[in-house]
Molecule: SAM riboswitch aptamer (S box leader)
Organism: marine sediment metagenome
């Protein structure tokens, strides 16, 4: 770079001491101790495994779809990826220009995983 996935699920103890939630405006988390770090527990099922089924095939193998497990290898364990930044749709204001929004759909970017 590619490729899938991202409204669901899961917390104690210690340590240490000010910021942290990627960035952009927001709005939150935090001296009652957040972030981080180290133990231990837990969730989930991307890689892994097993069946069923579908395709194909000479017959498998691939590939896909369903269910099931969880020993290893990541991961995750606050808020939908906390919302949002581009465009498209609607719907409200406004004579217009232009502006709002607890909708929607699509991009962006992030993040994780296998390649």
């Nucleotide at each position: 770079c590619u490729c899938a996935u991202u409204g669901a699920g899961a917390c104690c103890g210690g340590c240490u001491g000010a910021g942290g939630g990627a960035c952009u405006g927001g709005c939150c988390c935090a001296g009652c101790g957040a972030c981080g770090c180290c133990g231990g527990g837990g969730c989930a099922a991307c890689c892994u495994u097993u069946g069923a089924g579908a395709c194909u095939u000479a017959a498998c193998c691939c590939u896909c779809u369903c269910a099931a497990a969880a020993a290893g290898g990541u991961g995750c364990u606050a808020a939908c990826u906390c919302c949002u930044g581009c465009g498209a749709a609607g719907c409200c204001u406004g004579u217009g220009a232009a502006g709002g929004c607890a909708u929607u759909c699509g991009g962006a970017a992030a993040a994780u995983g296998a390649g």